The RNA shown here (Guanidine-I riboswitch aptamer) has 101 nucleotides and comes from Gluconobacter oxydans. The coordinates come from a structure-prediction model, not an experiment, and the mean pLDDT is 79. It matches the Rfam family "Guanidine-I riboswitch aptamer". The family has 100 seed sequences and 1,509 matches in Rfam 15.1. The organism belongs to Gluconobacter, within Bacteria.
[in-house]
């Protein structure tokens, strides 16, 4: 300095207010429209590299011997500020970046 499935999915920590409900006003007038409100617990939604999964996949090994089965592995990881996108925001993206050890 440089290699790898060092991936994929699902979830959650967390995040907002598009759309649904809440909550207020207003209008209609009796369940209907409209408006404000995330400084509403919430349903959808968005969500982690440094969170989690007895999910999937991948590599090693054995056994079998196209297919299929057991077993193992799949490490480690401090971090701004800015900036960007979807309604919007964020542990999201930029970024395992800049920096620091």
């Nucleotide at each position: 300095c440089u290699g790898a499935a060092a991936g994929c999915c699902g979830c959650u920590a967390g995040g907002g207010u598009u759309c649904c409900g809440g909550u207020c006003c207003a209008g209609u007038u009796u369940u209907c429209u409209g408006g404000a409100u995330g400084g509403c617990u919430g349903g959808u939604c968005c969500g982690a590299g440094a969170g989690c999964g007895c999910g999937c996949g991948g590599c090693c090994u054995c056994g079998g011997c196209u297919u299929c089965g057991a077993g193992g592995u799949u490490a480690c990881a401090c971090g701004g500020c800015g900036g960007g996108a979807c309604a919007a925001a964020a542990g999201c993206c930029c970024g395992g970046g800049a920096g620091a050890u």